A computed fold for an 82-nucleotide RNA from a Myxococcota bacterium, annotated as transfer RNA. Its Rfam family is "tRNA". Rfam describes the family as follows. Transfer RNA (tRNA) molecules are approximately 80 nucleotides in length. Lineage of the source: Bacteria > Pseudomonadati > Myxococcota. The prediction has a mean pLDDT of 81.
[in-house]
């Protein structure tokens, strides 16, 4: 140098051919049980801020009304080939 595959919450991880992102799990929070805990169980749980709203899928653009998704170029990770 060429080729796959991957980057999304605080962490893992889903969203099948464009059409409400974040489902489920881990962690955290508060409750409830307990003499108290631990285990269990209910509920909440991306950021900002004038509380209405706006931003958010490595990064910059690009096609679209409309983009995690489809096209360029870049970064970074893991794997192959040379």
């Nucleotide at each position: 140098g060429c080729c796959c595959g991957g980057g999304u919450g605080g962490c893992g991880a889903a969203a099948c051919u464009g059409g409400u992102a974040g489902a489920c799990g881990c962690g955290g929070g508060c409750g409830a049980c307990u003499u108290a805990a631990a285990a269990u169980c209910g509920c909440c749980u991306g950021g900002c801020c004038u509380c209405g709203g706006c931003c958010g899928u490595g990064c910059a653009g690009g096609u679209u009304c409309g983009a995690u998704c489809c096209c360029u170029g870049c970064c970074c990770c893991g794997g192959g080939c040379a």